[in-house]
This record gives sequence, structure tokens and C1' cells, in this order.
RNA sequence: ACAGAGGGCCGGUCUGUCGCUUUUAGAAAUAAAGGAGGAAAGUCCGGGCAACACAGAGCACCAUACUUCCUAACGGGAAGCUGUGUUACAACAGAGUGAACGUAACAGAAAACAACCGCCGGAUGUAAAUCCGGUAAGGGUGAAAAGGAGGGGUAAGAGCCCACCGCUCCGAUGGUGACACCGGAGGUCAGUACGUCUUAUGGGUUGCAAGACCAUGUACACCGACGCAUGUAGGGCUGCUCGCCCGAUGUCGGGGGGUAGGUCGCUAGAGCUGCCGGGUGACCGGUAGUCGAGAUAAAUGACAGACGCUUAACCGGAUUUUCCGGAAAAGUACAGAACCCGGCUUACAGGCUCACUGUUUUA
Repeated sequence: ACAGAGGGCCGGUCUGUCGCUUUUAGAAAUAAAGGAGGAAAGUCCGGGCAACACAGAGCACCAUACUUCCUAACGGGAAGCUGUGUUACAACAGAGUGAACGUAACAGAAAACAACCGCCGGAUGUAAAUCCGGUAAGGGUGAAAAGGAGGGGUAAGAGCCCACCGCUCCGAUGGUGACACCGGAGGUCAGUACGUCUUAUGGGUUGCAAGACCAUGUACACCGACGCAUGUAGGGCUGCUCGCCCGAUGUCGGGGGGUAGGUCGCUAGAGCUGCCGGGUGACCGGUAGUCGAGAUAAAUGACAGACGCUUAACCGGAUUUUCCGGAAAAGUACAGAACCCGGCUUACAGGCUCACUGUUUUA
């Protein structure tokens, strides 16, 4: 310098005029301090918080799945292991069958008790060919066909036997561990995908339209069912069972009338920033400082000018493939809080930065 493949940050600034809104002060005018995001999006996970409720157990159902660590927790993150993959780095994937079972269309002899072609042996036959037996090495079908390729052996073949590798098991060493490496034993064995299932861990339900309070207002002395209880009928927690709670001055069902206003929840937190220490890291501890929207039909804006960034006609200079300077004009991404926080996923004009791998060149 070129190419490949990752991580992080920013994503507009200033001035003026007018406008909207929150808090404080003020009778008011007004003044001061503030006013959308890295994803606010999707509503996919986990929580805080609220109610059921004073609070459970079992089953069903659902989710996760290599190891260790981080975290309030997670299906998240960090580091590592194994496999695939690449020239390499990256990237992607991850429980089990020595618990068991089922399916895999079509093709194919057969998807695991196999024989279409072929190979070998025998019989019949002038010959072509036919029949019987053996075979799973070669060929075909298929995504996948009895571990690989070499040697021996055989009538021809086959882990039939042997060495090496794979696979399974055992042991020593190293490691917290997943595992690695070394040694030994076993002829040792279909394999892949999906599903049922098994194992381990976890999950109460509903959700700010949760919920709490105040005010206004009318008409419920309406109809029906159940009936005075060792807590029944009915209802709730909960999809089911047990259990617990409310409960006939009640409960459930039907009909009718009134209200839809206001306040809280609502932003001081698992908060943010600096420094020091620990850790490979995610992160943790200590210390100092700081307070960054709370709207409610929904504010956070409009106009003008200059600048920034991208592209660039054109002009000038130089060492004229190119580089430097100036510059008309055009463009300036995705997008908009609604209880809050931690993640994941998706969208994004452009700019800055960190670090890895390969090739080439120079010192």
C1' cells in the first nucleotide's frame, strides 16, 4: 500500500427573531434554570413496582441446555473447550440413546433379519441360456447403504485376520472445569435429520389501559335462582387437583339510571461522571462530585444567516499516472419519550478511532 474479516464513539454546531411547555419567584407582565434516542422502534426476553393475598404444594404446560465466571435477573454478557469453516484471522454451532420408541416421500434389492447388476462354485445343454448354492469387496439408486485406506487370506469375498487411524472403555499427568496429551484394552460400530421421550435448571397470575385517593351525580324499596351452614350455594387465587380466602344484612344472573372530572402513581435511580485499587475480561470495591423532559390528545418548534460533513463542474500551483490549495452548485441518514431499568433484534447519509489476519514493498 492492497485485500479479508471484527469492535467502539459521534451522528450536527453557532447567532438572531418569533413561538410552545415544566419548575421556582411574582397579583400579573416578566425573569432565571431546563425541555426526545442510539436505537425513543419491535413488544421479543429479564426485572423493579402494583393488585390478587396473610401465603403454599403437586400435576399439566412453557423455556433454556458444552465449561467456568459476571449480573438484581435473563433466552443476556466475558473468557475458554470441542466440531465445522477459511490461505489465515474471523464467523457459525453445542444436554442425552451404555433409557427407549417412531417417521423419513420418491428412487432403490434393501433405510438394516437386505441382493437388481456383478463375482465365485456346481448341474443341464451343440450353443444361446436356465436352475441350485455362496457372496456383500466392485457397480447402480439415493441426502445417507454395514468405519477408512494398505497387507494377508479365500473358490470368490467380508474385521475373517493383522498393523495404522477413527470409535468405545480404563489409567497416569496437566487443568476449577469443559477437555488435552500419553499409555493400555476391546474387532469394536451403521450414520444423518425430525419428533415422542429422558435428564438437569428455571417459571404463581395479571399488568401503569396495574393500582390508590378525592369530588360530582342519579333511581334502584326492580325481576329471578340459591337459603341461615361442622362456612352451604356461588365467587376468587389458577389451566386442573389439594389447600387457603370472601361469603346469605350475601352471591350469581337479568333489566334500568348516573358519572367519565381531578390528584397521585410520574421520575433521586440495580443513576451518571472523575480518580484510585483488584481482575485476562465481562465486572467488582473504595472515594469525591453531580441531579440532565414529565407531557395527558399529548409541549420539546418555525424562519433567516454562517459554519461543519459528503459529492463536485471549474480555476491556480507543483515533482503533471498523481498531489496541494481555492471553489459555483447539490445533498445532509434512521427516526419522536408516555411508569422505569438491564438486554436482544431491526433501521441508519456520513465521519472518527481501536485492533487482528494474509500478500507485497521499504528501513
Predicted 3D model of a 363-nucleotide RNA (Bacterial RNase P class A) from a Bacteroidales bacterium. Model confidence (mean pLDDT): 76 of 100. Rfam family: Bacterial RNase P class A. By type it is a ribozyme.